A computed fold for a 1521-nucleotide RNA from an uncultured prokaryote, annotated as small-subunit ribosomal RNA. Its mean pLDDT, the model's own confidence on a scale to 100, is 83.
RNA sequence: AUUAGAGUUUGAUCCUGGCUCAGGACGAACGCUGGCGGCGUGCCUCAUACAUGCAAGUCGAACGCGAACGUCCCCUUCGGGGGGCUAGUAGAGUGGCGAACGGGUGAGUAACACGUGGGUAAUCUGCCCUCAAGUUGUGGGAUAACCACUGGAAACGGUGGCUAAUACCCCUGUGGAUCCUUUGCGCUUUGGUGUGGAGGAUGGAAGGUGUCUCGCUUCGGCGGGGCACCGCUCGAGGAGGAGCCCGCGUCCCAUUAGCUAGUCGGUAGGGUAAAAGCCUACCAAGGCAACGAUGGGUAGCUGGUCUUAGAGGACGAUCCGCCACACUGGAACUGAGACACGGUCCAGACUCCUACGGGAGGCAGCAGUGGGGAAUCUUGGACAAUGGGCGCAAGCCUGAUCCAGCAAUGCCGCGUGGGUGAAGAAGGCCUUCGGGUUGUAAAGCCCUUUUGUUUGGGAGCAAAGCUUGCCGGCUAAUACCUGGCGAGGAUGAGAGUACCAAAAGAAUCAGCACCGGCUAACUACGUGCCAGCAGCCGCGGUAAUACGUAGGGUGCAAGCGUUAAUCGGAAUUACUGGGCGUAAAGCGUGCGCAGGUGGUUUUGCAAGACCGACGUGAAAGCCCCGGGCUCAACCUGGGAACGGCGUUGGUGACUGCAAGACUAGAGUGUGGCAGAGGGGGGUGGAAUUCCACGUGUAGCAGUGAAAUGCGUAGAGAUGUGGAGGAACACCGAUGGCGAAGGCAGCCCCCUGGGCUAACACUGACACUCAUGCACGAAGGCGUGGGGAGCAAACAGGAUUAGAUACCCUGGUAGUCCACGCCCUAAACGAUGUCUACUGGCUGUUGGGGAUUUCGGUCCUUGGUAACGAAGCUAACGCGAGAAGUAGACCGCCUGGGGAGUACGGCCGCAAGGUUAAAACUCAAAGGAAUUGACGGGGGCCCGCACAAGCGGUGGAUGAUGUGGAUUAAUUCGAUGCAACGCGAAAAACCCUACCUGGUCUUGACAUGUAUAGAACCCCGAAGAGAUUUGGGGGUGCCGCAAGGAGCUAUAACACAGGUGCUGCAUGGCUGUCGUCAGCUCGUGUCGUGAGAUGUUGGGUUAAGUCCCGCAACGAGCGCAACCCUUGUCAUUAGUUGCUACAUUCAGUUGGGCACUCUAAUGAGACUGCCGGUGACAAACCGGAGGAAGGUGGGGAUGACGUCAAGUCCUCAUGGCCCUUAUAGGUGGGGCUACACACGUCAUACAAUGGCCGGUACAAAGGGUCGCAAACCCGCGAGGGGGAGCCAAUCCAUCAAAGCCGGUCGUAGUCCGGAUCGCAGUCUGCAACUCGACUGCGUGAAGUCGGAAUCGCUAGUAAUCGUGGAUCAGCAUGUCACGGUGAAUACGUUCCCGGGUCUUGUACACACCGCCCGUCACACCAUGGGAGCGGGUCUCGCCAGAAGUAGUUAGCCUAACCGCAAGGAGGGCGAUUACCACGGCGGGGUUCGUGACUGGGGUGAAGUCGUAACAAGGUAACCAAU
Repeated sequence: AUUAGAGUUUGAUCCUGGCUCAGGACGAACGCUGGCGGCGUGCCUCAUACAUGCAAGUCGAACGCGAACGUCCCCUUCGGGGGGCUAGUAGAGUGGCGAACGGGUGAGUAACACGUGGGUAAUCUGCCCUCAAGUUGUGGGAUAACCACUGGAAACGGUGGCUAAUACCCCUGUGGAUCCUUUGCGCUUUGGUGUGGAGGAUGGAAGGUGUCUCGCUUCGGCGGGGCACCGCUCGAGGAGGAGCCCGCGUCCCAUUAGCUAGUCGGUAGGGUAAAAGCCUACCAAGGCAACGAUGGGUAGCUGGUCUUAGAGGACGAUCCGCCACACUGGAACUGAGACACGGUCCAGACUCCUACGGGAGGCAGCAGUGGGGAAUCUUGGACAAUGGGCGCAAGCCUGAUCCAGCAAUGCCGCGUGGGUGAAGAAGGCCUUCGGGUUGUAAAGCCCUUUUGUUUGGGAGCAAAGCUUGCCGGCUAAUACCUGGCGAGGAUGAGAGUACCAAAAGAAUCAGCACCGGCUAACUACGUGCCAGCAGCCGCGGUAAUACGUAGGGUGCAAGCGUUAAUCGGAAUUACUGGGCGUAAAGCGUGCGCAGGUGGUUUUGCAAGACCGACGUGAAAGCCCCGGGCUCAACCUGGGAACGGCGUUGGUGACUGCAAGACUAGAGUGUGGCAGAGGGGGGUGGAAUUCCACGUGUAGCAGUGAAAUGCGUAGAGAUGUGGAGGAACACCGAUGGCGAAGGCAGCCCCCUGGGCUAACACUGACACUCAUGCACGAAGGCGUGGGGAGCAAACAGGAUUAGAUACCCUGGUAGUCCACGCCCUAAACGAUGUCUACUGGCUGUUGGGGAUUUCGGUCCUUGGUAACGAAGCUAACGCGAGAAGUAGACCGCCUGGGGAGUACGGCCGCAAGGUUAAAACUCAAAGGAAUUGACGGGGGCCCGCACAAGCGGUGGAUGAUGUGGAUUAAUUCGAUGCAACGCGAAAAACCCUACCUGGUCUUGACAUGUAUAGAACCCCGAAGAGAUUUGGGGGUGCCGCAAGGAGCUAUAACACAGGUGCUGCAUGGCUGUCGUCAGCUCGUGUCGUGAGAUGUUGGGUUAAGUCCCGCAACGAGCGCAACCCUUGUCAUUAGUUGCUACAUUCAGUUGGGCACUCUAAUGAGACUGCCGGUGACAAACCGGAGGAAGGUGGGGAUGACGUCAAGUCCUCAUGGCCCUUAUAGGUGGGGCUACACACGUCAUACAAUGGCCGGUACAAAGGGUCGCAAACCCGCGAGGGGGAGCCAAUCCAUCAAAGCCGGUCGUAGUCCGGAUCGCAGUCUGCAACUCGACUGCGUGAAGUCGGAAUCGCUAGUAAUCGUGGAUCAGCAUGUCACGGUGAAUACGUUCCCGGGUCUUGUACACACCGCCCGUCACACCAUGGGAGCGGGUCUCGCCAGAAGUAGUUAGCCUAACCGCAAGGAGGGCGAUUACCACGGCGGGGUUCGUGACUGGGGUGAAGUCGUAACAAGGUAACCAAU
């Protein structure tokens, strides 16, 4: 100093696993915005091309010349000329030093390039420092400048002549240096090396300035000496610098595995400052490489920077060190140093000048320009400081540097004001209309003045050099030079600086992003899967906190966001720190070289290891402690650190190495044992098939059912005999053996391994194993055999919509044998091998031991199974045979798809195998477990679910509803069950919502304001009516007389109004599963968790009803019960009811309330009692009693929830829409239409009937705008009439089927009644569209209904009538009522629905699920591809500029030698070797492109099927064919 997570796979969970986010950082860029200052930083791209200016000069104290420039003077034809300064500016030249530093860039380079540590006894070093010696001579010969002539456009020269030096050359030279020969001594790693002696050889110098002095003098000068300084020469050493060599470290690819000919080494020679194949000749055949050579790709390296807890990862701007490069390629020269950024030569490309002959150039120096690019600055100032070059110095030069400019490019700091201020102003936004919020925010009042503006003042960076004074040193000297201490005057680019003071004045200054979750921050409007957003998940289809805008809010702030790339989070490559049974992952198995690891013990060594010391690890940076700028950033001093490397001393535990010993690992021997272990040979019976013959006759075979097939030419069946091939029933077994694959009749031969017992022997000989080698099911291939059965392909028959399948009949490869290949499997225990350790229990197999009452029992060891403790695991599970605890070694994994594919390599006869990517695409893919749902899974149970029955529907006609089609409109809704005689318990008008025409606009209706009037009633006119208009009557109620309540009309505005939309914004109500028995909770327990338990289990029930058991114990909503009705009885009460008694035509009247009935209260039924069964339970069965018996019958009552079920047109209601209309009024029409289809009903088809006549018995309801009697009229509907009744009183009201009698006689009828005609009745303003009924006439279809389908289990079905609601009128509908009144249920196999337990699942929108492949279309990336084009590497050949080296027969030549001739030496030229550019050809590799073609991926609604998931309807899958 020190470790943070989140979102996203699911209905939910845990795990695995990827993707994404929050953080930091940046040489950045882009968008919006922008006040100041300080300190940094600023072409990351084209090592692209560059206009212009500057970036390296300096020295007169090395030298000759002497005025080009400056200044002054004179002359002038204004072109210029002359002179002085001149004892000397320094322009050109000779010469010296520098130019190899400084500055730039990162192209190349994977290398001794860099880093680090060493070596150099294998080296060099200008300037600088120290030491030592010298600087001699009768010296010599040239040359530029200069002069003359001359070529060229220019650049630049040529010839002749003169001249100097610290330029060049020669001579002398002690010591020293180098070399050779020779000879001592020391050290030594035996290679060398240090230091002496003798002889020989080589090689070396230069003066300048200042000053003092001496001599000579023609006074111009000449010659000599001393001192000092600067140079020069030869040496010795130092410092700094440079060269070379070595150890270690330094990216990716093995789909790069072999590379190498000066290559490895030696000898000799050459060469260099220096070792060396550095070069040459000869000899020799080596050298490198799996510890990765060679090749390819990429890249300057480091200190460090960013990130990180760290380890790591990424990077290598700015600063420092090293390297490399300087237009591209090559080369050397000069020099101490270069193979040289601002030097030379050559070649090439490009640019420029040209008189076309020829020349010039190199910004990757500083500025700057074009170009490229998303993108990166001024053609600034100064040498004042620091540093560098030259110079004795003054000084000159310096785009190094110091400053300034531009850029929010980064870091740091400051500001845009402070206080007070509620009427919580106005405005904005929202609103539940009350208010809230913006918000103390503003305004107002009181202050302050940083920054900015203006004015004034004003540090430090500056001290040296220089001049001069004093004190020293040197000296003969006071000179010169030099050290110290003073003094003097000067020097500032930045700079109008920093800083300080003053003045006025809140005055001059806020944006950007975000607000669905992650993630801090929410509302309104607009939009309507559009426009758009998006980092991931995902938003948007009419109420969007997710788009756009606004208000508000949040975050940061002169910035804020976005984008790119980077580290983190990511333990997501895991060294720290992961995994491999099922998630990705154990090679199919073994043997085994290298490698890795290795038992006990002794001694030695000291490689590893550990401890100490020393050297190094540059500075800067990071960190710590201080200091300086007002703080900070920044700068600065010190320390620590720099994990490393090297040297050295020590230790001896551990590893290692060497030597020795041991026996517990391993192995060998001996005695036994088991075994489908392997190979070869032989042999056996059963069965199938075939052949022959016999018996025998019509079928056999096959299937879900059939057919193909076989059979009267005799099958099948049966008997006998024979042939041939393959496989071995029973034994036989979660038995045995083997490394795995695998191995099965029996016998023989050969052979491998294992186990066991006890002893003996060897003495670590072991374990694992990359590459390698061997084996390796099925299938396939080759050659040759064999072939009974089975059987890919194929053929036929079926099935089917199709059926290239499943089923059937046949059938060839193959299956079998021998030999040779192939080498893959779900080759599985989905579990690598070896070793050690860690509770138990039960079986089985092989061996051994002990004991035994011979049945057994116990112990031990090798295998193989079941269950389970601890522990492990995501869970499932594993659990001494580990998936536990540890060790050794190998293999493998890193999201899904693309893909185990392409390309390349290797193997193969082929099929193919093995090794093995990328582009692109998705946000998942996946494992285990959970709850549901589902299954053409299983178990149990229930229901008119089936079955058993009865009656229907589906056929006919009609009614009614719906669909469709039609229409001006046929209003709207309801649509499987759960819409369809439904909303509608009544469409002629109305209703009415629809259509058409006409009409109204504060409205038909509500509230508020104002004015007027009471309201209201009656009579006309026009019109289809709404409506318009005229006239008349009439003046109210309360009241304390102020007013109030109510009504009407008018006016204007708020508003009314809407059956307009959204039931997918809603409330309420309802349907349905279903009156099914379920649905949950609390606490506890189990599980990481979702969840489980309870609620499961055994019984039982109509029931989660009850009992028992149980990690559960309780509870709630449902069930049941409580409620209504009905069935029995009792009590009470009797009118309109009933009535035994009396009476009457008659409950008519009297009496009565016993009975019936009515309607109120009670009783009664609880498995209470008995028997049996059951578990001593619950309960069930049977019985008794009872009116009723096990819920007595019926009803009401509908759990948690499901279906975005239905309803905005009952009502209510959010939002949206219309407002002279989508509102209101009105006439007429429509909702009633009609080729057709469906649902629900009615009536029938007849004799159990129709018709006629007679006759009996209900219940429950209704009635005053009503029910209506008697009586009269009418055939009848009905009319007249009006008693009675507001109802146990009166009325509708005769119930009908039934019963009795008659008739009809099986027929389209005396059945059936549709349709149509005529005539009527009733209701109603009004029956045309469009009512009901009556009478007469007419008399259709229909003779019991295909496939299919509905209801019903008892007072039920069936059948018969009655009443109510609605209603003026209008039921075949609906609701209710009673009458008559059955049949059947063996049973739960099947269909449907439901409950429960269990199982499988790839489903969860939940099987109406999910999902696969071809084809078609669009787009994308990619492989192959006749080829085509480019880069790069390599091989062979040609060629050969400049240069260097060698040679030189041509030419030239001052110094030295020589009297001379000539020589030495040098140069030019020529030539040889090496070699750049260039050219030709071959090969490798890589990139681009390519007609056509292969597969792949992606894409709301395409085609064909349905392969997988359930037993997925043929279990699935793996491999091969």